[in-house]
Formats: sequence, C1' cells, structure tokens
RNA sequence: UUCUUAUCAAGAGUAGGCAGAGGGACUAGCCCAAUGAAGCCCGGCAACCGACUUCUAUGAAGCACGGUGCUAAUUCUUGCAGCAAGCGCUGAGAGAUAAGAU
Repeated sequence: UUCUUAUCAAGAGUAGGCAGAGGGACUAGCCCAAUGAAGCCCGGCAACCGACUUCUAUGAAGCACGGUGCUAAUUCUUGCAGCAAGCGCUGAGAGAUAAGAU
C1' cells in the first nucleotide's frame, strides 16, 4: 500500500498545563474557534487485540497490566440507489478504528 472480517444512535476535563490559528477526511452545506483552533503533556472514556482471573470452557464473564483507539454536533449532514415524496426511512459507497493477511 492493498485485501478480509467486525464495529461506528452510548461514553469521556462547560475552571488542567504548554501553545498560539485554525479545525470538523474530501465535495456541497452547516458548524466549532482569541469566553482560545491544530498540536503536545496530563486527566478521562471505551474495551478491539494480548496478558491475567473465574466458569457451564475452540466460548462467556471479569479486570484495565501491555498494544491501539477515542474524548463538539449520529461517522455533524451530504454526495449513489430504492421507497416515500412534507419531514423522512432503508441499503450501498466513502471514511474512521481494531484484528488478521499481503
């Protein structure tokens, strides 16, 4: 880089520190931001993989020690198709994360 599988309606500082203008993948919207963006550190959430514990044991439950991840808005909405045709609903695609393969 690509492929496969699973998940994406919950949760996490409305007074933590440094830092200073941008950010929400992309399109179009709509938002967030000097009452302080990105980023880094700390804190927190979750529990995919590993470790460990228990059991009705190719699994389940627990824990949160290790590897990740996440911490405005449903993956903020949307981009294609079907239904409905007022709002909308369903699926696909795209994207993100994990694990495995390459």

SAM riboswitch aptamer (S box leader) from Bacillus pumilus, 102 nucleotides, folded computationally.
Of the family's consensus pairs, 94% are formed in the model.